[in-house]
RNA sequence: UCCUGGCUCAGGAUUAACGCUGGCGGUGCGCCUUAUACAUGCAAGUCGAACGGUCCGCAAGGACAGUGGCGAACGGGUGAGUAACACAUGGGUAACCUACCGCAAAGUGGGGAAUAACCCGUCGAAAGACGGGCUAAUACCGCAUAAGCUCACGAUGUGCAAAUCCUCGUGAGAAAAGAUUUAUCGCUUUGUGAGGGGCCUGUGCCCGAUUAGCUUGUUGGUGGGGUAAUGGCCUACCAAGGCUGUGAUCGGUAGAUGGACUGAGAGGUUGACCAUCCACACUGGAACUGAGACACGGUCCAGACUCCUACGGGAGGCAGCAGUAAGGAAUUUUCCGCAAUGGGCGAAAGCCUGACGGAGCGACACCGCGUGGGGGAUGAAGGCUUUCGGGUCGUAAACUCCUUUUCUAUGGGAAGAACUUUCGGACUGUACCAUAGGAAUAAGUAUCGGCUAACUACGUGCCAGCAGCCGCGGUAAUACGUAGGAUACGAGCGUUAUCCGGAAUCACUGGGCUUAGAGCGCGUGUAGGUGGUGAAGUGAGUCUGUAAUGAAAUCCCAUGGCUUAACCAUGGACCCGUUACGGAUACUGCUUCACUAGAGGGUAGACGGGGAAAAUGGAAUUCCUGGUGUAGAGGUAAAAUUCGUUGAUAUCAGGAGGAACACCAGAGGCGAAGGCGAUUUUCUAGACUACUCCUGACACUGAGACGCGAAAGCUGGGGGAGCGAAAGGGAUUAGAUACCCCUGUAGUCCCAGCUGUAAACGAUGCAUGCUUGAGGUUAGAGGUCAUCGACCCCUUUAGUCUCGCAGGGAAACCGGUAAGCAUGCCGCCUGGGGAGUACGACCGCAAGGUUAAAACUCAAAGGAAUAGACGGGGACCCGCACAAGCAGCGGAGCGUGUGGCUUAAUACGAUGCAACGCGUAGAACCUUACCAGGACUUGACAUCCGGCUAAAACUCUAGAAAUAGAGUGUGCUUCUUUAUGGAGCGAGCCGAGACAGGUGUUGCAUGGCUGUCGUCAGUUCGUGCCGUGAGGUGUAGGGUUAAGUCCCGUAACGAACGCAACCCUCGUCGUUUGUUGUAUUUUUCAAACGAGACUGCCAGGGAUAACCUGGAGGAAGGUGGGGAUGAGGUCAAGUCAGUAUGGCCCUUAUGUCCUGGGCUGCACACACGCUACAAUGGUAGGUACAAUGGGUUCAUGCCAAACCGCGAGGUGGAGCUAAUCCCAUCAAAGCCUACCCUAGUACGGAUUGAAGGCUGCAACUCGCCUUCAUGAAGCUGGAGUUGCUAGUAAACGCUGGUCAGCAUACAGCGUUGAAUAUGUUCCCGGGUCUUGUACUCACCGCCCGUCACGCCAUGAGAGUCGGUAACACUCGAAGUCGCCGUGCCAACCGCAAGGAGGCAGGUGCCUAAGGUGGGACUGAUGAUUGGGGCGAAG
Repeated sequence: UCCUGGCUCAGGAUUAACGCUGGCGGUGCGCCUUAUACAUGCAAGUCGAACGGUCCGCAAGGACAGUGGCGAACGGGUGAGUAACACAUGGGUAACCUACCGCAAAGUGGGGAAUAACCCGUCGAAAGACGGGCUAAUACCGCAUAAGCUCACGAUGUGCAAAUCCUCGUGAGAAAAGAUUUAUCGCUUUGUGAGGGGCCUGUGCCCGAUUAGCUUGUUGGUGGGGUAAUGGCCUACCAAGGCUGUGAUCGGUAGAUGGACUGAGAGGUUGACCAUCCACACUGGAACUGAGACACGGUCCAGACUCCUACGGGAGGCAGCAGUAAGGAAUUUUCCGCAAUGGGCGAAAGCCUGACGGAGCGACACCGCGUGGGGGAUGAAGGCUUUCGGGUCGUAAACUCCUUUUCUAUGGGAAGAACUUUCGGACUGUACCAUAGGAAUAAGUAUCGGCUAACUACGUGCCAGCAGCCGCGGUAAUACGUAGGAUACGAGCGUUAUCCGGAAUCACUGGGCUUAGAGCGCGUGUAGGUGGUGAAGUGAGUCUGUAAUGAAAUCCCAUGGCUUAACCAUGGACCCGUUACGGAUACUGCUUCACUAGAGGGUAGACGGGGAAAAUGGAAUUCCUGGUGUAGAGGUAAAAUUCGUUGAUAUCAGGAGGAACACCAGAGGCGAAGGCGAUUUUCUAGACUACUCCUGACACUGAGACGCGAAAGCUGGGGGAGCGAAAGGGAUUAGAUACCCCUGUAGUCCCAGCUGUAAACGAUGCAUGCUUGAGGUUAGAGGUCAUCGACCCCUUUAGUCUCGCAGGGAAACCGGUAAGCAUGCCGCCUGGGGAGUACGACCGCAAGGUUAAAACUCAAAGGAAUAGACGGGGACCCGCACAAGCAGCGGAGCGUGUGGCUUAAUACGAUGCAACGCGUAGAACCUUACCAGGACUUGACAUCCGGCUAAAACUCUAGAAAUAGAGUGUGCUUCUUUAUGGAGCGAGCCGAGACAGGUGUUGCAUGGCUGUCGUCAGUUCGUGCCGUGAGGUGUAGGGUUAAGUCCCGUAACGAACGCAACCCUCGUCGUUUGUUGUAUUUUUCAAACGAGACUGCCAGGGAUAACCUGGAGGAAGGUGGGGAUGAGGUCAAGUCAGUAUGGCCCUUAUGUCCUGGGCUGCACACACGCUACAAUGGUAGGUACAAUGGGUUCAUGCCAAACCGCGAGGUGGAGCUAAUCCCAUCAAAGCCUACCCUAGUACGGAUUGAAGGCUGCAACUCGCCUUCAUGAAGCUGGAGUUGCUAGUAAACGCUGGUCAGCAUACAGCGUUGAAUAUGUUCCCGGGUCUUGUACUCACCGCCCGUCACGCCAUGAGAGUCGGUAACACUCGAAGUCGCCGUGCCAACCGCAAGGAGGCAGGUGCCUAAGGUGGGACUGAUGAUUGGGGCGAAG
């Protein structure tokens, strides 16, 4: 960079909550949590025209408890349960019910017995209960009559179907109630309708297989029971069935739907409000009544809880409306009214109605309106900012002219009333209208680094804090906080939570699997999926028409009503679905008939390390025996352990045993894969070629299943030569549980069995078809060359390898053996880590395997390619880089610098190379920046203003000085009233403030300059070309060079900065000029201008090139020597103390002046030097030869001769502004002579003492020199390390700058003058190409694991504490049903006795709750323990 891939954001929505803020109105919405507990009030009554009675009243009449009727099963609430015929949708009921209501038919006769209320009495705290007596009914009970009603039997009809329905016949049975006043309301039976319900059924309806088997009333039948009705709904008996991979059973979660939100859609999420259905009513069970309930405001029982109690016993159920408490982030009034709509009762008036209509509270949501409008520049004040000019808030304000929505006040004032004989408005004096007043009463919130619209200042300084992701903050923060400004929305704005979207990120629409996550290790094959060609039939799929349904509301469209909108109304469309009846038949399916191109078979060939078993063979290793033979052998980088004189190794002969099969051998062959290699035989499997003879789609794939499956490993038994985990020993090493060596056990081999995994790879599933080519090779077949035969060649089938077109791919690459174009089927993937792990299950003897999560954590992890950098990778090349040499350093003393220590201060900086004789080309004062003390405050220095005065200079006093005081002492120019003047110039003093000043800080804010890689040969650009792109090419190749120097070649062609050259200097010559040079001509010398060197010439090499080697000539030869010159970049390299400079800081001091001190301090360590350690030397004497340079013009230099001093030096003053004079006879090593004689010395000179000299205001801290005396360490230096390739190293002296003085330093100069280089293996540094990379802060990188510490989640764990659903046994309330019914009883029968019937009571089955028990699943917790994740520089 491209790709893959996750994370995050921008949109919409909400029964929301929180923060800040808040003017009005309309319409909606308002316990999502505890189906938690509830104080108080209300939420279901009504009928006196059903009945008896009581009370009031003169009466009419009214009120009331009770009996009776209807209602209370509706309406209202909630969503706990429920994964189900619960719901949705479509059917069925020949298997059913239905109060009130509508329509129709028929009837309403005549009797009887009780009972509440009431009265009396008893019990009880109460709730309430009991006994006796009286009484009525539309309450209760017989009788009569009765059908098209019910039952039984027989027949008929419809229909797919009739014990059941229709119709007919016969027989049996069964009704009723009255009220009030003349017309109704009731009552009974029957049929029917409407509406409502019950039951059955097709289809649809969440997650988990780490839930795979479930089921005994279970599945079916027969008889019976039960119900309104079918049915194992229940029961007895019989049979043994039923469900399940198209997911049964089990577990988890959940009311369902119309719809709602989102989305382009497909989908995804959801089920507040409204509507339909279901379920529930403190928890569990049960029935009664009734048309309807197994009943929210009914009953009974059990349980928990609360309340009352006289302790004996009782009462209760807000998931109705309000309201309370608790919970919670969080959800309203104990309001008004039945006026409207609706419901119950009633003949009606009417009564009841927390349904409902309204109001209240809440910005909770949606919608609408307002907070003013026009003008207004001096661009006011003020704020913020600034480059100090200005800019901006900003026409914004003020000011002026208007308006009045809203607000306040006053006046008026509806509709909602249809209905009704009248009456009748909660809302409400509301909406609305009019008048008056006055800009009046009304703006916030979030954001401003990118995504993402909007920027500056100050504060802070990895702190405080921000953060959706990336990330921001360590002194110049557009990211924190504040301010100004800006942006966005606006009575709201942000945040949080949740859902959809973006996300093609589960991909049906619409994804993938060589390397990014992903092809099972391989095959055989079941279910399933898919399937060749031609016909016929069918009409399931498919297409189409009609009909029914898909509630209303919602969404969409149109129109209309509220001033608009939200909202509401009306109509349409939609509801993508289901069902029924017709039609079509191309395709798919099904059935049938054919076919041969798929598949299989046959015949004939040919192939191979395919498999299994048996037999055989030679080479080699080892061992054994014997011979020969003697001191070593073996092993390694080198050694040692080891073997060997008891004879090894070596060699010869013989034997034993096991394993593996050299050559052939190949990118070659075979096999499904694993894999297969000596030879022969037997058995056996397969693909291939040719022919096209047979069958006739028999095919492909393949979940489960089954089989095969390297090595290692396991079990049992053999075998064991070599090799060889483990183990032992020897080495190496800091260590060496390794690499190397000597031994060596399992194992490796065989038989039988297990394991079931590998980078089991082509990291590429199988099958089929299609799509340019070239070359090789294996197994065949056919052909051409007239014929035969061989090679070559051509064609073709099957396999295999390389390259490559189109195409594909993120690229690398693939490319007829696809990773291309398509089809079918299977497997697999969905961010990294946790983890292929835990738990569970299955398999295994074990090791372990298969299946396979989550919590938590991160914002990435990953693929391919690119440019660099790096490599104890490779190739090539260069450099005093090594090697070869010379001289050193490191040891001593001293000098200088640094660190450290010390100090009042020891000023600051420089710190690997690239700091350390560095800034500093020279600290006694000064310098000076540091310390102590003494002083100054517009200042030591600059500009401006005002006043005064010339300022100076000199002298004296005090003081350490700065300074203070006193005295003397005084300008220039010009104007004119000529002075007592004004103005100006240049000064000083005083005063005020703007300001000065700072060697204070930041070199990590900077400029400039510098160091370094490196004088290394590199670094780039334009256009073109290649690549999706980063980028490449050019600037890779072959030669060559010091060089990206040059040549050749080349998708590159040109160009730029570097290299080289141009510049200076040295070396040769020529010409000209010669002073101050030369005694003199020439020469030397000096200056200027030229010449000369270019691989030009020759030979050889090379490619006929570039170039290289050698030679000639030449002073010089291949850049002749040296210098200056330093590409693009690197190191946040160095410098704010050279100067400049932004920001910050100080301002009677961090500024300025002065004196003194310090920078020189000394246990120590390092760096750079000097002097030495001696005889190639030292000392003394004599003697020779340079070069570069420096020197007085406004101050005072170099200084000669001469003289003095041992000497440093002094006196002296000539000359010189310099080729003239001086430093300076300019040197020293050198040479000659003498002594020293190997010693701490006649080496060495440190240290110290004394005496002097010079400079300077001043040599104490703290200078240099001289003389005399003193005479330390040191006898050539460990590890290590530096410089140098020729006039170089080394040695020797000289000069200069700095400077009053001070040089072992630095910069230069000459004199003497070497040694060595075979070369590039190695060390260091560098360049080019290539290769690998997980590095890019670039190997001083990155990064793994243990341990220690802290935090987090999680597994195991002796156990402990719960929860849930079942099971077994036990106990068993209430209650239905059955049985008994000894006790009791009014209606009917009976003269009576008694009977029929009923009740209490008893009992049986079932059964809730309870008890006991062992298991299942699940949660919490647990000493300890296992791994995991994250944490600061351990």
About this RNA
Predicted 3D model of a 1434-nucleotide RNA (small-subunit ribosomal RNA) from an uncultured prokaryote. Its mean pLDDT, the model's own confidence on a scale to 100, is 84. The RNAcentral record of the sequence draws on ENA and SILVA. It matches the Rfam family "Bacterial small subunit ribosomal RNA". Rfam links the family to the GO terms ribosome and structural constituent of ribosome.